Description
A computed fold for a 72-nucleotide RNA from a Pseudomonadota bacterium, annotated as transfer RNA. Rfam family: tRNA. Its family is annotated with triplet codon-amino acid adaptor activity in the Gene Ontology. It is annotated as a transfer RNA. The same sequence occurs in records of 2 taxa. RNAcentral holds the sequence, with entries from ENA and Rfam. The prediction has a mean pLDDT of 82.
């Protein structure tokens, strides 16, 4: 330098162009218990950045930035 692959909740991961972007986990709050735990309810929290395409984009293109990988 060329090339492929990835980024979505605090963390692990989903999610075939059409929904209010979901899951487990962790945080709050309350039930329960003499306290803790451990269970049960409920609650907060995310699509790297910018542009394009589409009636509609996490999903499809382009660039960019970050990470990984392979080649010279």
């Nucleotide at each position: 330098g060329g090339c492929c692959c990835g980024a979505u909740a605090g963390u692990u991961c989903a999610a075939g162009g059409g929904a209010u972007a979901g899951a487990a986990u962790a945080g709050a709050a309350g039930u329960u218990u003499c306290c803790u735990a451990a269970a049960c309810u409920u609650u907060u929290g995310a699509u790297a950045c910018a542009g394009g395409u589409u009636c509609g984009a996490g999903u499809c293109c382009u660039g960019u930035u970050c990470g990984g990988g392979c080649u010279a």